[in-house]
Context: one part of a larger RNA
Molecule: small-subunit ribosomal RNA, 5' domain
Organism: uncultured bacterium
RNA sequence: GAACGAACGCUGGUGGCGUGUUUUAUACAUGCAAGUCGAGCGAGGACAAUAGCUUGCUAUUGAGCCGAGCGGCGAACGGGUGAGUAACGCGUAAGCAAUCUGCCCCAUAGUCGGGAAUAACCGCGCUAACGUGCGGCUAAUGCCGGAUAUUGUGUCCUACCGCAUGGUAGGUUGACGAAAGAUUUAUCGCUAUGGGAUGAGCUUGCGUCCGAUUAGCUAGUUGGUAGGGUAAUGGCCUACCAAGGCAGUGAUCGGUAGCCGACCUGAGAUGAUGAACGGUCGCGAUGGGACUGAGAUACGGCCCAUACUCCUACGGGAGGCAGCAGUGGGGAAUCUUGCACAAUGGACGAAAGUCUGAUGCAGCAAUUUUGCGUGGAGGAUGAAACAUCACGGUGUGUAAACUCCUUUUUUGGUAGAAGACGAAUGACGGUAUGCCAAGAAUAAGAGACGGCUAACUACGUGCCAGCAGCCGCGGUAAUACGUAGGUCUCAAGCGUUAUCC
Numbered sequence: 001g002a003a004c005g006a007a008c009g010c011u012g013g014u015g016g017c018g019u020g021u022u023u024u025a026u027a028c029a030u031g032c033a034a035g036u037c038g039a040g041c042g043a044g045g046a047c048a049a050u051a052g053c054u055u056g057c058u059a060u061u062g063a064g065c066c067g068a069g070c071g072g073c074g075a076a077c078g079g080g081u082g083a084g085u086a087a088c089g090c091g092u093a094a095g096c097a098a099u100c101u102g103c104c105c106c107a108u109a110g111u112c113g114g115g116a117a118u119a120a121c122c123g124c125g126c127u128a129a130c131g132u133g134c135g136g137c138u139a140a141u142g143c144c145g146g147a148u149a150u151u152g153u154g155u156c157c158u159a160c161c162g163c164a165u166g167g168u169a170g171g172u173u174g175a176c177g178a179a180a181g182a183u184u185u186a187u188c189g190c191u192a193u194g195g196g197a198u199g200a201g202c203u204u205g206c207g208u209c210c211g212a213u214u215a216g217c218u219a220g221u222u223g224g225u226a227g228g229g230u231a232a233u234g235g236c237c238u239a240c241c242a243a244g245g246c247a248g249u250g251a252u253c254g255g256u257a258g259c260c261g262a263c264c265u266g267a268g269a270u271g272a273u274g275a276a277c278g279g280u281c282g283c284g285a286u287g288g289g290a291c292u293g294a295g296a297u298a299c300g301g302c303c304c305a306u307a308c309u310c311c312u313a314c315g316g317g318a319g320g321c322a323g324c325a326g327u328g329g330g331g332a333a334u335c336u337u338g339c340a341c342a343a344u345g346g347a348c349g350a351a352a353g354u355c356u357g358a359u360g361c362a363g364c365a366a367u368u369u370u371g372c373g374u375g376g377a378g379g380a381u382g383a384a385a386c387a388u389c390a391c392g393g394u395g396u397g398u399a400a401a402c403u404c405c406u407u408u409u410u411u412g413g414u415a416g417a418a419g420a421c422g423a424a425u426g427a428c429g430g431u432a433u434g435c436c437a438a439g440a441a442u443a444a445g446a447g448a449c450g451g452c453u454a455a456c457u458a459c460g461u462g463c464c465a466g467c468a469g470c471c472g473c474g475g476u477a478a479u480a481c482g483u484a485g486g487u488c489u490c491a492a493g494c495g496u497u498a499u500c501c
Base pairs, nucleotide, nucleotide: 001501003499006497007496008495009494010493013372014371015370016369018367019365020364021330026328027327028326030325031324032323035073036072037071040070041069044066045065047062048061049060050059051058052057053056080283081282082281089208090207091206092205093204094203095202096201099200100199104196105195106194107193108192109191110190111189112146114144115143121136122135123134124133125132126131152176153175154173156171157170158169159168160167161166181188182187183186209255210254211253216246217245218244221243222242223241224240225239226238227237228236258280259279260278261277262273264271285306286305287304288303289302308319309318310317311316336362338361339360340359344358345356346355347354348353375405376404377403378402385396386395387394388393410438411437412436413435414434415433419428445490446489447488448487449486450471451470452469456485457484458483459482460481466473467472
C1' cells in the first nucleotide's frame, strides 16, 4: 500500500447492488417449513332438488361441499450446517467384458378369467394419558392363485469378434416368469421386453497440511480355493490352505483440517484463505440397527441404548430448530416471531387447483462497495469577533453580511408503471418514475501537524501530568504533553485494533 462475513471510538443527509452468530455441532417457549389425488375405493355428514306422505321422516339424485380411513405418488428433492473425515473424501483423467435407474422419451406385444381378506363403520371392553384388545360387516388401481408368452430368465449348439475372465448375433429347448382399471369416447393408466435420456454405484493413474523429540506397522492382516452375500467386482463375509502385505519415495502413530471452482495479495513466480454464489462429500441431541422403497441405512419416518427436558392418577408416556423467524446462554460481535405464491422452480392432480419460511419481496444494521448532495455567481471600508504582534500591522478571508440566481435533495400536491404469457392473475406498491408548487431552504465530520509524513504559532505544565508505530519527546522560553487559533489530509465517513499478502 491493498484486503476484510470484521469489531471498537467519535460522527452521520440520501439512492442502488451485495452481505450479516466467524464464538457453544450450546439449550430451546411459540408459530409455520410436505403434501396432494373423489377421474383408484367403500362408508358417513351437512346442504340442495325431486317424489311419497304420518308435516318431519323415508327414498332417489348430486361434474358441487366437509373431514377421517384404505390405496397411489411424493416425502431420498428443495432448505441447514462443517462436528467428524488426511480418505478414491475431494480435484483431474480414464475404466465397468463387474452394475442398477421411479417419473420422462422412442419402439413392439399384451391387458383373459377367478378367489380370500382387511381398515373405515357397528357392538363390547381396558387406560390418567399416549394409546389399545375382542367380535361382526364391506370395497378397490390393496392382496393371492390360474391361463396365455417375445427379443425376457434358464439349458444346449453354431458363426464372428475381442481386452484375461469373455462379448455380439443366430438357432434349439419349453423348464420359469405378467397385468388394473378410471373418466366417458379418446384419453389417462397397468404388464412384459428392447433402446434412449437422466441420476446413482464401483474400480484405477496422478495430485492433496504439519511433526522422526512418532521407526517399525499388520492375523481377515496379504494372497489362493470353495461357498455365501450384493444391482455389481472384491476378505465384503465364512471355512480351509499358504505366509504374506506396508515402510526412509516416510509406513504406523500424534496434531490440524471438509475438498474444489474460486477469492485476497503480488509485475510475476508464489504466498494466504475456502464467508457469500456454484459443484461435491459428511452430519442431523449422542451411539447403534434395520424396515419400506427405483432410490435412504432416511433432519421435520421406525426400533434399541444413553444424556437432557416435559407430562403423570407413579403404573407409564412425550420430545429433538446444524429448516424460517424468534428466545436464553456464550461472545468484541452479527437482523423481522414481516408480506406473497404475482414471477421462477418443485410435489400431487386429467384439469381447475392445493401445498411450498424453496423462491420473489419488504424490514433492521454506514457492514462492504458505488452514485449524488450539503449550494452557484458576484461581493473590500478587507466589517465584527477571535488569534498573534516589534503595537505599525498580520492571519482566519471573498470567508461572512449583502445582491442576483438554481432546486439535485427536502416538503406538499397530482398522475402512475414494466415485470403478465392466447385469457385471468402483481406480494413488491400507490413503490420506481413523470409533472406542478414552495423555499438556501433539511444535510460535515474525523484524524493529524518533531523526522519517517502533507501541515506552526501562542499560552499552561516543568522528567510532573502525559505522548509514543519506530527513532524518541517532557528536568522554566516544549512546532513531540494539555488547551486555543491556524494549517494539512481524507470525507458520510474518519481513526484505532485484530488478521492475511